[in-house]
A computed fold for a 364-nucleotide RNA from an uncultured Nitrospirota bacterium, annotated as Bacterial RNase P class A. Of the family's consensus pairs, 95% are formed in the model. It matches the Rfam family "Bacterial RNase P class A". Rfam describes the family as follows. Ribonuclease P (RNase P) is a ubiquitous endoribonuclease, found in archaea, bacteria and eukarya as well as chloroplasts and mitochondria. Rfam classes the family as a ribozyme.

RNA sequence: GGAGUAGGUUAGGUAAUCGCUGUUCUCCAUUUGUGAGAAUGGAGGAAAGUCCGGGCUCCAGAGGGCAGGGUGCUCCGUAACACGGAGGAGGGGCGACCCUAUGGAAAGUGCAACAGAAAAUAUACCGCCCCGAGUUGUGUGCGGGGUAAGGGUGAAAAAGCGAGGUAAGAGCUCACUGCUUUCCUUGGUGACAGGGGAAGUUGGUAAACCCCACCUGGAGCAAGGCCAAAUAGAGAAGCGUUUGAGGGUGGCCCGCCCGAGGCUUCCGGGUUAGGCCGCUUAAGCCUGACGGCAACGCCAGGCCCAGAUAAAUGAUUACCAUCUCAUUAGAGAGACAGAACCCGGCUUAUUAUCUGCUCCGGUU
Numbered sequence: 001g002g003a004g005u006a007g008g009u010u011a012g013g014u015a016a017u018c019g020c021u022g023u024u025c026u027c028c029a030u031u032u033g034u035g036a037g038a039a040u041g042g043a044g045g046a047a048a049g050u051c052c053g054g055g056c057u058c059c060a061g062a063g064g065g066c067a068g069g070g071u072g073c074u075c076c077g078u079a080a081c082a083c084g085g086a087g088g089a090g091g092g093g094c095g096a097c098c099c100u101a102u103g104g105a106a107a108g109u110g111c112a113a114c115a116g117a118a119a120a121u122a123u124a125c126c127g128c129c130c131c132g133a134g135u136u137g138u139g140u141g142c143g144g145g146g147u148a149a150g151g152g153u154g155a156a157a158a159a160g161c162g163a164g165g166u167a168a169g170a171g172c173u174c175a176c177u178g179c180u181u182u183c184c185u186u187g188g189u190g191a192c193a194g195g196g197g198a199a200g201u202u203g204g205u206a207a208a209c210c211c212c213a214c215c216u217g218g219a220g221c222a223a224g225g226c227c228a229a230a231u232a233g234a235g236a237a238g239c240g241u242u243u244g245a246g247g248g249u250g251g252c253c254c255g256c257c258c259g260a261g262g263c264u265u266c267c268g269g270g271u272u273a274g275g276c277c278g279c280u281u282a283a284g285c286c287u288g289a290c291g292g293c294a295a296c297g298c299c300a301g302g303c304c305c306a307g308a309u310a311a312a313u314g315a316u317u318a319c320c321a322u323c324u325c326a327u328u329a330g331a332g333a334g335a336c337a338g339a340a341c342c343c344g345g346c347u348u349a350u351u352a353u354c355u356g357c358u359c360c361g362g363u364u
Base pairs, nucleotide, nucleotide: 001360002359003358004357005356006355007354008353009352012320013319014318015317016316017315018314020042021041022040023039024038025037026036027035028033044336048347049346051345052344053343054342055341056220057219058218059217063254064253065252066251068216069215070214071213072212073087074086075085076084077083088102089100090099091098092097103211104210108209109208110205111204125151126150127147128146129145130144131143132142159177160176162174163173164172178201179200180199181198182197183196184195185194186193187192224277225276226275227274233267235266236265237264238263239262246258247257248256284303285302286301287300288299290297291296322333323332324331325330
């Protein structure tokens, strides 16, 4: 100097003037505010996606089971999670580092295009060997039998190397190795790893059905509550009146509860852009010490940081800072993008900048 890799910060600043809005105080008004003044606050790291997890609200309570749904190596963190941290196993990279379609194929079922003879109770395309007929003899070809070691096709052909054996071969036999299951032992909380023994020789795929382990009530701020306002039911049908009709927030069963001028269904009518609450103090943020590899926890101190409701959070000017061009003055530019009950994550879009580490080249 170049190429990479991991992590952090930032998202212009200050002042003035004007405009909008929340809160508090004062004054005026009483028509309970479109009033005036002062102080103080006012859109993000993703507010986006609506993909997860919760808080909160309602279903009287939210019990048990089945089905359904979700997750899928281990341990730790957390309110919780499909999230985060640290590890294991497998894989990629020269490396720093990165990825996960990470439980089970020896319980069963299914699937694998094309090519190939044949794709899991496999198979004979090319080949190899033996016998027969024929022939003076041999070969080709023909008939019968054996074979899967060699070749070909394919992502993959049903463990591998060596030796023996055979007509030719084949785990057919032997020794060694690999893989699967299991037992013992050492280390580890554990997933697992090292060593030793025994039995076997059994491709792939479960983000195919399935099996196993764990988790799981539903609906959602348009939840829900209060006030105001308005109206039309002497409508119809069915069941029932304690021997229980009917109902109870995904489905079914059990249990439990409500239930009698009761319940269900149909038809018809009123309200439905009214007002207020929910609505912002939060599993909150910042700093430091301690514990922990870390995520994070605990203690102490400090801060109070938008609540709009057809939708506020803005505009202008000056100076400074950053970047580009130019150099004598200067000119221009500024990414992705706007809260709507709140919080913890993940994913996606994107400007500028800093630090650690790895590799390559050069110089000293």

The coordinates come from a structure-prediction model, not an experiment, and the mean pLDDT is 75.